[in-house]
Molecule: transfer RNA
Organism: uncultured Emergencia sp.
RNA sequence: AUCUAUAGCUCAGGGGAUAGAGUAGCACACUCCGAAUGUGAAGGUCGUGGGUUCAAAUCCCACUAGAUGC
Numbered sequence: 001a002u003c004u005a006u007a008g009c010u011c012a013g014g015g016g017a018u019a020g021a022g023u024a025g026c027a028c029a030c031u032c033c034g035a036a037u038g039u040g041a042a043g044g045u046c047g048u049g050g051g052u053u054c055a056a057a058u059c060c061c062a063c064u065a066g067a068u069g070c
Stems, first nucleotide, its partner, number of pairs: 001068005008023004016054001026040004047063005
């Protein structure tokens, strides 16, 4: 100096909708029992603190942690 930080994990979402998906875990169906498959519910103070705005995960500033470069 640049990039990253969103569910247990891997990631979408780049001003307005209830923040979504995959996977894992849980329940149910299926099965002699499991696995696989299908269905469903749950799971998030969007790294922290400020600012801008009618409205911020999203824009701006500072900080923290991590990655890379000089």